Predicted 3D model of a 337-nucleotide RNA (Bacterial RNase P class A) from a Burkholderiales bacterium. Taxonomically the source falls in Burkholderiales (Bacteria, Pseudomonadati, Pseudomonadota, Betaproteobacteria). It matches the Rfam family "Bacterial RNase P class A". It is annotated as a ribozyme. The gene name in the source record is rnpB. The prediction has a mean pLDDT of 77. Of the family's consensus pairs, 95% are formed in the model.
RNA sequence: GGAGCCGGCCAGGCAGCCGCUGCGCCGCAAGGCGUGGAGGAAAGUCCGGGCUCCGAAGAGCAGGAUGCGGGGUAACGCCCCGGCGUGGCGACACGACGAAGAGGGCCACAGAGACGAGUCCCGUCAGGUCUGGCAACAGGUCUGGCGGGGGUGAAACGCGGCAACCUCCAUCCGGAGCAACACCAAAUAGGCAAGCGCCAAGGCCUGCUCGGCCGAAGCUUGCGGGUAGGUGGCUCGAGCCCUGGGGUAACCCCGGGCCUAGAGGAAUGGCUGUCAGGGCGGCUCGCGGGCGACCGUGGCCCGUCUACAGAACCCGGCUUACCGGCUGGCUCCCGCU
Numbered sequence: 001g002g003a004g005c006c007g008g009c010c011a012g013g014c015a016g017c018c019g020c021u022g023c024g025c026c027g028c029a030a031g032g033c034g035u036g037g038a039g040g041a042a043a044g045u046c047c048g049g050g051c052u053c054c055g056a057a058g059a060g061c062a063g064g065a066u067g068c069g070g071g072g073u074a075a076c077g078c079c080c081c082g083g084c085g086u087g088g089c090g091a092c093a094c095g096a097c098g099a100a101g102a103g104g105g106c107c108a109c110a111g112a113g114a115c116g117a118g119u120c121c122c123g124u125c126a127g128g129u130c131u132g133g134c135a136a137c138a139g140g141u142c143u144g145g146c147g148g149g150g151g152u153g154a155a156a157c158g159c160g161g162c163a164a165c166c167u168c169c170a171u172c173c174g175g176a177g178c179a180a181c182a183c184c185a186a187a188u189a190g191g192c193a194a195g196c197g198c199c200a201a202g203g204c205c206u207g208c209u210c211g212g213c214c215g216a217a218g219c220u221u222g223c224g225g226g227u228a229g230g231u232g233g234c235u236c237g238a239g240c241c242c243u244g245g246g247g248u249a250a251c252c253c254c255g256g257g258c259c260u261a262g263a264g265g266a267a268u269g270g271c272u273g274u275c276a277g278g279g280c281g282g283c284u285c286g287c288g289g290g291c292g293a294c295c296g297u298g299g300c301c302c303g304u305c306u307a308c309a310g311a312a313c314c315c316g317g318c319u320u321a322c323c324g325g326c327u328g329g330c331u332c333c334c335g336c337u
Stems, first nucleotide, its partner, number of pairs: 001333010012275007020037007039308001043319002046317005051177004063173005068082005083097001084095004098168002103166002105162003115158001120150003123146010181232004191223006199215001202214004239258004244253003277306006284299006
């Protein structure tokens, strides 16, 4: 100097003007003043928890998830360390990586046969038969056996391979979710109770009388459930920052400091100026190279662009999106000393 690998951080700054919103103060009110006001992913809602209710979830079945060993954690399918395998010269990256000595299933193409085997060719054994030979025997053919060799294939019978096929083993999992849930509480309709209606109609004891009991619509009052609406849940929390200690690390512990959005048809914005960095385009100027068209590099000016995206009960992860910029460690190659 070139090519790469693995991490961490930032996400334009400042000023002016006009707005939105939580809280505090002032004000009868309108409003004013002060102060706080999105993210590394707030996203996808894919895992795991807290919290709440149903409920009693103890056990089993079904179903689902995970799957090398150890550790971290509230927990995990996450993270860390180590092993093994694959890729890379390397830094490093990736891996559902338990069991085929329970059972079922599957094994493309090729091959005769692909997992209760099988005979295509050669060889060999036994028997029948034909030919030659006096005979011993030789050769051909058919049938049956052996599975030794060849051939096909990833694998040819071997405790074969496949479990991201069923399955077995081990571990874990109750369900629903802040539109959870709790409290306050109109109008209308319906429910219950009391009074009036009403000792009247009617009914029952009862065949009749007396007596007793029940007794509709409607009106008034009260109670309770529940809806609209309102309030809480709602942000102090497995919190953030710093020093020290333990641990290879993930992480944990001690001490000190800090309070950092809580809206809810849903605020966190807009405009202008200036500065900063970068990309693209244009105009010119300098330097170097080239015969030249031009190329490389630096400066000035102008225009344009500055991402992905936005809380909604709260955390821990994973995944995905992202103009650009800063920074730490490491590897390989080339040159010089």